[in-house]
The RNA shown here (transfer RNA) has 74 nucleotides and comes from Candidatus Zambryskibacteria bacterium RIFCSPHIGHO2_02_39_10. Its Rfam family is "tRNA". Its family is annotated with triplet codon-amino acid adaptor activity in the Gene Ontology. It is annotated as a transfer RNA. Rfam's curators write: Transfer RNA (tRNA) molecules are approximately 80 nucleotides in length. NCBI's taxonomy places the organism under Bacteria, Bacteria candidate phyla, Candidatus Zambryskiibacteriota.

RNA sequence: GCGGGAUUGGUUUAGUGGUAGAACAAGAGAUUUCCAAUCUCUUGGCAGGCGUUCGAUUCGCCUAUCCCGCACAA
Numbered sequence: 001g002c003g004g005g006a007u008u009g010g011u012u013u014a015g016u017g018g019u020a021g022a023a024c025a026a027g028a029g030a031u032u033u034c035c036a037a038u039c040u041c042u043u044g045g046c047a048g049g050c051g052u053u054c055g056a057u058u059c060g061c062c063u064a065u066c067c068c069g070c071a072c073a074a
Stems, first nucleotide, its partner, number of pairs: 001070007010024004018054001026042005047063005
């Protein structure tokens, strides 16, 4: 330099052109003499930009970071 893949709450991960889910974690409450465990509730997310579209997390282009392969040079 070329090609491919990935990027979704604090962490792991599902998802699909039509209101973004789950688990763990965190906070609050219930229970308990206290802790743990258990139950309930809450908070918090589509890497960034532009475009297509009535509508984009999803499609296209560019950028960023990471991973894999190939090539060149030293």